[in-house]
Small-subunit ribosomal RNA from a metagenome, 1473 nucleotides, folded computationally.
RNA sequence: AGAGUUUGAUCCUGGCUCAGGAUGAACGCUGGCGGCGUGCUUAAGACACGCAAGUCGAACGGAUAUGCCCAUGAAGCUUCGGCCGAUUGGGAGUUACAUAUUAGUGGCGAACGGGUGAGUAAUACAUAAACAACUUGCCCCUUAGACGGGGAUAACUUUGAGAAAUCAGAGCUAAUACGCGAUAUGCACACAGGUCCGCAUGGACUAGGGUGGAAAUCUUUUUUGGCUAAGGGAGAGGUUUAUGUCUGAUUAGCUUGUUGGUGGGGUAACGGCCUACCAAGGCGACGAUCAGUGGCUGGUUCGAGAGGAUGAACAGCCACACUGGGACUGAGAUACGGCCCAGACUCCUACGGGAGGCAGCAGUCGGGAAUUUUGCACAAUGGGCGAAAGCCUGAUGCAGCGACGCCGUGUGAAGGAAGAAGUCUUUCGGGAUGUAAACUUCUGUCAGUGGGGACGAUAAUGACGGUACCCAUAGAGGAAGCUCCGGCUAACUACGUGCCAGCAGCCGCGGUAAUACGUAGGGAGCAAGCGUUAUCCGGAUUUACUGGGCGUAAAGAGCGUGUAGGUCGUUUUAUAAGUUAGGUGUUAAAUCCAUCGGCUCAACCGAUGUCCGCACUUAAAACUGUAAAACUAGAGUUUAGGAGAGGGAAGGGGAACUAACAGUGUAGCGGUGAAAUGCGUAGAUAUUGUUAGGAACACCAGUGGCGAAGGCGCCUUCCUGGACUAAAACUGACACUCAAGCGCGAAAGCAUGGGGAGCAAACAGGAUUAGAUACCCUGGUAGUCCAUGCUGUAAACGAUGUUCACUAGGUGUAGGAGGUAUCGACCCCUUCUGUGCCGAAGCUAACGCGUUAAGUGAACCGCCUGGGGAGUACGGCCGCAAGGUCAAAACUCAAAGGAAUUGACGGGGGCCCGCACAAGCAGUGGAUCAUGUGGUUUAAUUCGACGAUACCCGAAAAACCUUACCAUCACUUGACAUCUACCGAAUCCCAUAGAGAUAUGGGAGUGCCUUCGGGAAUGGUAAGACAGGUGGUGCAUGGCUGUCGUCAGCUCGUGCCGUGAGGUGUUUGGUUAAGUCCAGCAACGAGCGCAACCCCCAUCAUAUGUUGCUACAGUUAGGCUGAGCACUCAUAUGAAACUGUCGGUGGAAAGCCGAAGGAAGGUGGGGACGACGUCAAGUCAGCAUGCCCCUUACGUGAUGGGCUACACACAUGAUACAAUGGCUGGUACAAAGAGUCGCGAGCCAGCAAUGGUUAGCUAAUCUCAAAAAGCCAGUCUCAGUACGGAUUGAGGGCUGCAACUCGCCCUCAUGAAGCUGGAAUUGCUAGUAACCGCAGAUCAGCACGCUGCGGUGAAUACGUUCCCGGGCCUUGUACACACCGCCCGUCACACCAUGAAAGCCAGGAAUGCCCGAAGUCCCAUGUAUGUGGGCCGAAGGCAGAAUUGGUGAUUGGGGUGAAGUCGUAACAAGGUA
Repeated sequence: AGAGUUUGAUCCUGGCUCAGGAUGAACGCUGGCGGCGUGCUUAAGACACGCAAGUCGAACGGAUAUGCCCAUGAAGCUUCGGCCGAUUGGGAGUUACAUAUUAGUGGCGAACGGGUGAGUAAUACAUAAACAACUUGCCCCUUAGACGGGGAUAACUUUGAGAAAUCAGAGCUAAUACGCGAUAUGCACACAGGUCCGCAUGGACUAGGGUGGAAAUCUUUUUUGGCUAAGGGAGAGGUUUAUGUCUGAUUAGCUUGUUGGUGGGGUAACGGCCUACCAAGGCGACGAUCAGUGGCUGGUUCGAGAGGAUGAACAGCCACACUGGGACUGAGAUACGGCCCAGACUCCUACGGGAGGCAGCAGUCGGGAAUUUUGCACAAUGGGCGAAAGCCUGAUGCAGCGACGCCGUGUGAAGGAAGAAGUCUUUCGGGAUGUAAACUUCUGUCAGUGGGGACGAUAAUGACGGUACCCAUAGAGGAAGCUCCGGCUAACUACGUGCCAGCAGCCGCGGUAAUACGUAGGGAGCAAGCGUUAUCCGGAUUUACUGGGCGUAAAGAGCGUGUAGGUCGUUUUAUAAGUUAGGUGUUAAAUCCAUCGGCUCAACCGAUGUCCGCACUUAAAACUGUAAAACUAGAGUUUAGGAGAGGGAAGGGGAACUAACAGUGUAGCGGUGAAAUGCGUAGAUAUUGUUAGGAACACCAGUGGCGAAGGCGCCUUCCUGGACUAAAACUGACACUCAAGCGCGAAAGCAUGGGGAGCAAACAGGAUUAGAUACCCUGGUAGUCCAUGCUGUAAACGAUGUUCACUAGGUGUAGGAGGUAUCGACCCCUUCUGUGCCGAAGCUAACGCGUUAAGUGAACCGCCUGGGGAGUACGGCCGCAAGGUCAAAACUCAAAGGAAUUGACGGGGGCCCGCACAAGCAGUGGAUCAUGUGGUUUAAUUCGACGAUACCCGAAAAACCUUACCAUCACUUGACAUCUACCGAAUCCCAUAGAGAUAUGGGAGUGCCUUCGGGAAUGGUAAGACAGGUGGUGCAUGGCUGUCGUCAGCUCGUGCCGUGAGGUGUUUGGUUAAGUCCAGCAACGAGCGCAACCCCCAUCAUAUGUUGCUACAGUUAGGCUGAGCACUCAUAUGAAACUGUCGGUGGAAAGCCGAAGGAAGGUGGGGACGACGUCAAGUCAGCAUGCCCCUUACGUGAUGGGCUACACACAUGAUACAAUGGCUGGUACAAAGAGUCGCGAGCCAGCAAUGGUUAGCUAAUCUCAAAAAGCCAGUCUCAGUACGGAUUGAGGGCUGCAACUCGCCCUCAUGAAGCUGGAAUUGCUAGUAACCGCAGAUCAGCACGCUGCGGUGAAUACGUUCCCGGGCCUUGUACACACCGCCCGUCACACCAUGAAAGCCAGGAAUGCCCGAAGUCCCAUGUAUGUGGGCCGAAGGCAGAAUUGGUGAUUGGGGUGAAGUCGUAACAAGGUA
């Protein structure tokens, strides 16, 4: 000192959470020792039992015991002589005396000490003062004194009552008990004179006479103690004042002894403290009263501090003592261990009556998460009494219990392997635990045992205590746990689990490879503790005094006026309240802090020092304040002037609209996207005229004007407010801002009365729609208008409070003034006031603001403190109501939010492209069939592919095989690979059984190399390592592929801009098929893509010339032969095309248009080639591969079946529906391929499929091979046909072990649907579409599919509005899983807290009345320890009102909850902004 968490990423705002410290703590796990502290925070609940306050015989009278003599002689001691003398018995004495004890009288104490914190918000506490308004036992000092006399009363004796507690009567007696008299200058009181002083009342001293008031003796022989009066001191107390001392205004008014006065009373003393009378005051927004909470402080704790929280222990003060009231005694109490009364509770009782008070120390029960021993001692310190010895002391000193806290210390030390075992892990090699252990050598702190042994005590006296401490002794022995290991936050692997179980402080982990759950190994941290929980401070500058904000994040009141309050110009003088400086007093002790010291150290303890506050005092006089005097720069007044939708009232005006009347006129009008409702033949709409009515004022009109804001717009008049300019004069700070108050305040709404043309909520109808309580249309009432009241709110916005000052400019505009100049106020310059735009510095999170500040400062006010709940509930105030205003909490979430960025998206915009549309051609969708898919079926119909980018796809060939599926039969180291051992070469043939796999048996056969041991290859047998799996996961993967898309994009380096994400470059203007090129530009360059380089085709040249070709010759007419390589062709190598040339255009560019030449012209036509990336796209069944799973089976072999099923749906094709045709006959022209397990000529047979035979060909040679459409000729003549060929029957052929399920072909016969195809939809821009055939791969056979080849060979493109897809720029966004997005409300269900509610229950406080204990005070009473009465008065009772809390059928909204319902309101122009 910070960190995590909102986002795809960023900056900011803002909350939540964490790391730190602390505790009178508690809980979980664990626990060696010692020291010092500390220990009922809850029930101020109830308490058994013991103790906690007594003492004095030197105050007193009594009582009891003892005393002297004789005898006895226990225990103990002994120098064994005795000493001591308990006990017991007898006698003497007993007026008195002595000693001891002490019930009572008396004195002092019991008011201290000890406990607790209920009450108390001020009769308290803290600080500083005051008492000229007071008291004070014991103690100290001073002065004076103590003379005389008296009567009682306890105890005691006796009588009586009672269960007891206790009480009553009679009698005796003493005092330091209680009275009386004397004395008293000093004391008190009243009177009265003087001196001095002070602070108002007043105080001190003093002459005078008057009145009143004292005393106690005891002990001892010599003093001490005690007594009385007075004065002083010390210490203690009482009272008063000022300041400070929690929360709530949803508590705003409170008060009748109340505020003051006079008389009286009362007190130690002032005082309404009490009382009678008089006056009507007193307190309060600087918070009275009321309510809630609460002992206050020194301090403690956190904090850098300011400050916050707290008030255990220790210390000061206060209050209380079962609850409430009361007095007595006393120096002192309204008295914890005293009294009286009332109440509740407990106990005793003989039922008549009594007793009690642990919030003293221990202890018990109860409550609670939770808090100790019924200990020892008065040795120390202190207290009470006493002359003293001494007694008492649960104060105190100690001990005990508790890791409750702080501090100290130990649980061993050194050596010891390239490293044991075990465990964990592993890529199987190893690695980790780990010098750790074992083992060797040592030590002895603590604890144990034994011995010695303090200080605390200064003569005696030690509970602690045989304690601290010291010495000796044996042995590593008796002594380590807890939490954590995803990030924050130090520390990682394996297994198990599989959104389960669970974790979690926040973010969040877990759905089969979890460093986050559980366990283990390992590691990290702290350590006799460690974690958790609770609470406080900190971090949090997150209440901001130090030290925050308010345009958009929460936050400027709608505006003005204005009281209190706050703030205030220049100069001088005075003052000294604030301020500053010095001094004095106080700031208790302890604590904290600094230094030093004592316990071995430390905790702990001691000493010294410091100590920010308050008060008094002395001084200063700058600033603020106060008083006085002056000034003019702020503010205001007067004069002159012009501007203005400023306000109010009255009058007037025209256009438009609607209605009425009248005329003309005829069938429609109106309305919409399209319609309909509506109006109209009873005459509308249209048009003309007249009349009436109400509302609003076109053009001018302008980011123009005025006003505080709301707001204000035709013209004229009247009344009226404010601002501005110019120049002088005057007043002399008169100013600014403003809680409260007062006023104004759009629209809608309300009340009463008018008015009502148009418009128009509600409402009605028509449309739209799935619905349409809407958007659109036709109508239409409140209302809109006027008058008078009310309401008091708006996105009342510049989302920006008012006032003042200062800080660059530029450019518009409105109102005024001046200057220059002029015919002129045309222009130009200066200046004041308003209103806009752009911008410097500066500010801001950014956007932006920027002399009209959101800049820099000053003054004052208002407001904010996470989102939701909620601007809601309750309560108060206002309102006729609607409602407004002030304004919470429970609960819930970890976000909500601002600005900007990059994308994506839009039923946003601009530009551009593409067979995308359009223009065309041919189709698909209808029929039949083929093929694929879905579905269904099945033992199985194996599996995969599913919008585009699955569906003649994987499959370039399912009869068996393939084959993965099903049924059945079999095998188990296996069909296949490697290793070990043994046997046999291998291999081949036959027979039998069986569906076959297979099994059994028989036979043939002896190879190769050799170092002669054997080896290689191969078959079999045996055991185990292992094989095997088309089993799972394409969401664990590699590789490959599809798609966007052959779209023109995707990026980087450096620089620059930005706080940053990012931007720039890549945007812009042209241009291109193209991020293609050019120009410009804070960019300059570069890479992957584009293009080119590669292949094929088109032209030419050169080379070569067979199997190709043929200009020449021959010919059997066949390139057949000769000859040749000119041509074609083939194979190679080259050339050629580059906007190169010309014209135009464009910017002297890139380029475009046109032309020439050329085989080809602007990429010449095709192909291959696919950027960064997207779709968790496809594929584990091509292959490879991690993990999981199966292992006599999910592996392997075999036979048969299935993948070919069939109410149906879809997709892709084939064939057709016919005459541009069908059929028959004739006839012509290709390219590219394939072929020896092959292609197969020719010939023969067959109607044909095909068969037989075989030539040739390993191919420019031979064969497949016939090309077909075309052309010629004929026929058919518009029909379900001589179209079409499905289906079916019969007969054949071919392949193949085998055509039944389930192949292809031929012949004959059969002759279905179908007559051009709904909505919808596909392909194609030139050698293309369309039509036509040929070949190939696969292949035994099987092609309507696929791939390639050529033949014939079109139409159309105006164009880019629209559909689809794409690119670039821009814009909006609440989207980022990115529009298949996000998201709102009702309803239904569950849970939670809360409001209302007929009521019900309970509490505290107050008021009035009744009754009234004890008791003070008062009154009466021939008088007294009495009796009676009065005032007040606790408790109790009654009454009404307010208030707080709980509960309440039902009810209201709110919140929360993976997958409910209905719609789609918002976010894009969100489809009606």
Rfam family: Bacterial small subunit ribosomal RNA. Gene Ontology terms of the family: structural constituent of ribosome and ribosome. Its mean pLDDT, the model's own confidence on a scale to 100, is 84.